Context: one part of a larger RNA
Molecule: small-subunit ribosomal RNA, 3' major domain
Organism: metagenome
RNA sequence: UGACGGGGGCCCGCACAAGCGGUGGAGCAUGUGGCUUAAUUCGAUGCAACGCGAAGAACCUUACCAAGGCUUGACAUGUAUUUGACCGACCCCUAAAAGGGUCUUUUCUUCGGAACAGAUACACAGGUGCUGCAUGGCUGUCGUCAGCUCGUGUCGUGAGAUGUUUGGUUAAGUCCAGCAACGAGCGCAACCCCUGUCCUUAGUUACCAGCAUUUAGUUGGGGACUCUAAGGAGACUAACUUCUUUACGAAGUGGGAAGGUGGGGACGACGUCAAGUCAGUAUGGCCCUUACGCCUUGGGCUGCACACGUGCUACAAUGCCAGAUACAGUGGGAACCGAUACCGCGAGGUGGAGGAAAUCCAUAAAGUCUGGCUCAGUUCGGAUUGGAGUCUGCAACUCGACUCCAUGAAGUCGGAAUCGCUAGUAGUGGCGUAUCAGCAAUGACGCCGUGAAUACGUUCCCGGGCCUUGUACA
Numbered sequence: 001u002g003a004c005g006g007g008g009g010c011c012c013g014c015a016c017a018a019g020c021g022g023u024g025g026a027g028c029a030u031g032u033g034g035c036u037u038a039a040u041u042c043g044a045u046g047c048a049a050c051g052c053g054a055a056g057a058a059c060c061u062u063a064c065c066a067a068g069g070c071u072u073g074a075c076a077u078g079u080a081u082u083u084g085a086c087c088g089a090c091c092c093c094u095a096a097a098a099g100g101g102u103c104u105u106u107u108c109u110u111c112g113g114a115a116c117a118g119a120u121a122c123a124c125a126g127g128u129g130c131u132g133c134a135u136g137g138c139u140g141u142c143g144u145c146a147g148c149u150c151g152u153g154u155c156g157u158g159a160g161a162u163g164u165u166u167g168g169u170u171a172a173g174u175c176c177a178g179c180a181a182c183g184a185g186c187g188c189a190a191c192c193c194c195u196g197u198c199c200u201u202a203g204u205u206a207c208c209a210g211c212a213u214u215u216a217g218u219u220g221g222g223g224a225c226u227c228u229a230a231g232g233a234g235a236c237u238a239a240c241u242u243c244u245u246u247a248c249g250a251a252g253u254g255g256g257a258a259g260g261u262g263g264g265g266a267c268g269a270c271g272u273c274a275a276g277u278c279a280g281u282a283u284g285g286c287c288c289u290u291a292c293g294c295c296u297u298g299g300g301c302u303g304c305a306c307a308c309g310u311g312c313u314a315c316a317a318u319g320c321c322a323g324a325u326a327c328a329g330u331g332g333g334a335a336c337c338g339a340u341a342c343c344g345c346g347a348g349g350u351g352g353a354g355g356a357a358a359u360c361c362a363u364a365a366a367g368u369c370u371g372g373c374u375c376a377g378u379u380c381g382g383a384u385u386g387g388a389g390u391c392u393g394c395a396a397c398u399c400g401a402c403u404c405c406a407u408g409a410a411g412u413c414g415g416a417a418u419c420g421c422u423a424g425u426a427g428u429g430g431c432g433u434a435u436c437a438g439c440a441a442u443g444a445c446g447c448c449g450u451g452a453a454u455a456c457g458u459u460c461c462c463g464g465g466c467c468u469u470g471u472a473c474a
Stems, first nucleotide, its partner, number of pairs: 001474002003471003007468007015458002019421005026313008034304002042053002064299007073124001077123008088103005106115003126288002129286003135282001137277003140273001142271001147186006153162003166177003192265004197233007207222002211220002236259001239253005315414001319373007331361003336355002341350003380411001385406007427450007
């Protein structure tokens, strides 16, 4: 000087407390461990691994296993020799790839040759083989915590100190005052994006107040409103009052769409964990080279006495069922979205209008109204199983999703323990997208509807910041 302390002081955080809803019990989905296996490919392992890499494992993917094949190779560049075809179609053979056969008969040219393709030989290719403790790059984490440093000066023999401490204050090393310090940098904040109000400009595919018209903003028309998308305005403790010696600050009032960082996002200092990644790519070294490379078929990654994590659905009456009826926003669409119509109980099929503010996906659902159920393992719950189908795809046996009929399991609110959340939040309801032929999506990322309770406070638990103190630690 740091680090540490079941030392002290001050302060903060859904850290506790106050509340609301869960997990832990059940069934299922999914990931992991373990076990099993020819293989169950590999990685990730306290917080910070475990719906993680994987924004899509039937084949492919695929890296694993079994079997069958290839050896200048599936892919690149070059050298030498040599052939003229190649591509494509069909047939034989095979589990398939490979292999064999038939048809077809290259291009440019100065006729030397060149291009392209094949064969042979050689340099080499190739490796998801090892090392993340050799690395780059990227990322997680403490932590969006308020810290981390430097120059000059001064002090100290020196390591170092000072500044950065102190008194206030702040979300903040934020700002102020003081001070042997004076300044500066990386962070904080602001500048950026979205959102909340208004104005201007512009009105088509969007809108419709007044006028006319219609089944319907449908049409004439309008440029007000909504909306769209470009430019501006607006918020700064700016104004007033109070507290305070002043300053900073705090509190109140008013105006205002918005008030004290308005709300949200992006943005992550010096560093820590030899944290993670050689399997995204790159890359040193080591290793394999008729195999640890490459092709193919089938299997496996989905295996099941069990244990754990994360979720979904429930256990019901604030509910379930049936009928009627109202109101969104983000998005996506051409190998795509697919309307009206017809067929089917349905998944879906036929067909093909239209298609980017126009059309389609697309009826939002909770909600509201009416009726039934009457507390039961039930008209709750939907697992499991049998049968019949639909769709995608070369192909749904291992191993897809969905539909219909039948079946109708556990489950009556969950021990010890434990998690999230402070406002348009939690809870609750549906909708969309990426990946994608299809889908194991209950996941992830977004969108809108509805919409709470509680916070006395900082003694305690956890994590962190500053000062100080002790130390046999570095």